[in-house]
Context: one part of a larger RNA
RNA sequence: GAUUCGCCCUUGCCUAAUACAUGCAAGUCGAACGCGUGUAGCAAUACACGAGUGGCGGACGGGUGAGUAACGCGUGGGAACCUGCCCAAUGGUAGGGAAUAACUGCGGGAAACUGCAGCUAAUACCCUAUGCUCCCUACGGGGAAAAGAUUUAUCGCCAUUGGAGGGGCCCGCGUCCGAUUAGCUUGUUGGCGGGGUAACGGCCCACCAAGGCGACGAUCGGUAGCUGGUCUGAGAGGAUGAUCAGCCACACUGGGACUGAGAUACGGCCCAGACUCCUACGGGAGGCAGCAGUGGGGAAUAUUGGACAAUGGGGGAAACCCUGAUCCAGCAAUGCCGCGUGAGUGAAGAAGGCCUUAGGGUUGUAAAGCUCUUUCGGCCGGAACGAAAUCGCACGGGUGAAUAUCCCGGGUGGAUGACGGUACCGGAAGAAGAAGCACCGGCUAACUACGUGCCAGCAGCCGCGGUAAUACGUAGGGUGCGAGCGUUAAUC
Repeated sequence: GAUUCGCCCUUGCCUAAUACAUGCAAGUCGAACGCGUGUAGCAAUACACGAGUGGCGGACGGGUGAGUAACGCGUGGGAACCUGCCCAAUGGUAGGGAAUAACUGCGGGAAACUGCAGCUAAUACCCUAUGCUCCCUACGGGGAAAAGAUUUAUCGCCAUUGGAGGGGCCCGCGUCCGAUUAGCUUGUUGGCGGGGUAACGGCCCACCAAGGCGACGAUCGGUAGCUGGUCUGAGAGGAUGAUCAGCCACACUGGGACUGAGAUACGGCCCAGACUCCUACGGGAGGCAGCAGUGGGGAAUAUUGGACAAUGGGGGAAACCCUGAUCCAGCAAUGCCGCGUGAGUGAAGAAGGCCUUAGGGUUGUAAAGCUCUUUCGGCCGGAACGAAAUCGCACGGGUGAAUAUCCCGGGUGGAUGACGGUACCGGAAGAAGAAGCACCGGCUAACUACGUGCCAGCAGCCGCGGUAAUACGUAGGGUGCGAGCGUUAAUC
C1' cells in the first nucleotide's frame, strides 16, 4: 500500500519495578455461640436477614523480574529437623470456674474511630483430676490434654505412634565479562562452654588460640533471575530464557516483629520516608509487578466483556456460597495452517496498448462468446458433543431394638450449558461479493522503448548517471512470492 473467509490453533508493554480514577479479583460455616430485626403463629417455636464472638481459609491460586554471580539455580548425595487438612493404629473425651464482644446507658470526635459503667453465651479462656503413651531426670522422682453439636447415628475434640504429600538445613560438581581490580578478612578461621532455633552451625555471646581465602583468579567493579527448553547449525558449537512447566526473589521505598502447622504475609499489622487524597487544621486515608481500564514513556502490544456450564481451589454434613484461577467471547494477518477469488471450451489469433527492419511480433486462450459448477460469503430452515456426578426413588449389604437415621454398592429417574441458535446439517439464488507487493546490470530468476543528461536520482557489495542508460523516472513486457509482499533492526 491494498485486503475474502475459517481455526474449541498460537501469541500479544521487550520501554517507566512509572503514577494510578472506577469496578471486580477471598471468603465461608446457624450442624460452635449468644443477640437484634422482619415474617408466620395465642404461644412454645420455625424460617429469613443482619452485625458480632468463635472455627477453617486469607502462606494456595494470580502478577512481575527490580534485586541476586548466590548452595540462587541445575544435578547427585547427606543428617541434626518440622508438618494444619488426609490415611492407618492405640488410648481417652471426667469435674469445676472466671470473664468478654455483641447489646443497653452515658459520653468524646469533623471524620477515621474511640472511652466509661452495666448484662450475657460458646467448639473462646482458665483451674483441678486422670493419663495407654509422651517429655525431662541427678533414676529418688517431676511435668503435660480434651469440646461439644444434632435428627442418636454421625461429625467433631485431646494425647501418642507410623505413613503420605509438603517444607527447612548441609555438602560434591557445574553456572557471564574485566588483572587498565592483587592482595582480601577481626565474628574474621578454629576450639571450649553457654544462649537461641523445629533443627546442625559464629546463627549469637564469654573466654582461648592465630588462623582462613587467593594467580586452579580471592577481593573489587560491570552485567544477569536460574532451569526444562527455544532459535540456529550436518554436527561440534553459537545465541537465547516470550508463551507452557519447575525453582528462586519481590509486592510504593527501607526496617521490624505479631499471629499461625506454615509468612517475601501482593489485596494483614507497626515504625520511618517519598508521593497522592480528605479535613472543622486537632487529625486521618491510600499502595493494580491481580483482571479490565487511564495518564505518561515508546517504533510498539488488546475489552472498564460473559459464565461458574466444565476443570480446579476455599468454606460447609449437605444444599449451596465465593472464585478476573479457569473456561469462553471481543480486538490485532502477530505467527502457523487450510480455503476461495471460478472450471471447460474458445483464433476472426478481435479491439486497445507496447515494440517494429513497417512485413510483422507481443500482450494472448488472455478477453469476449458458448457450456458448466457453487466451496467460502450473504439469505432461509433444522440443530449439537462438551453433562454425569452431586440429588431423588426403590433394592442389597453394614450399623442398630428398629421398616428412624447414617455409610457403601450396583440399578433407576429427573435437573443443570457461559460459549450459543455457535459448530455441524439441509435448502433456494447467482460467476455472482473477493489480488496485491517486490524485483528484472552481476551476485540473482526476469528486457525493450521513451524521458533525463555526473542533473534528477539509484545503491546490500561491486558500482550506475557527463545525449542512444537492460543500473535513474515512466510505460509495455517479464520474473518471484501471494492474503500477503517489501523495508528496517537483531541473531545463528
The part of an RNA shown here (small-subunit ribosomal RNA, 5' domain) has 492 nucleotides and comes from an uncultured bacterium. Rfam family: Bacterial small subunit ribosomal RNA. The coordinates come from a structure-prediction model, not an experiment, and the mean pLDDT is 81. The full RNA is in RNAcentral, with records from ENA.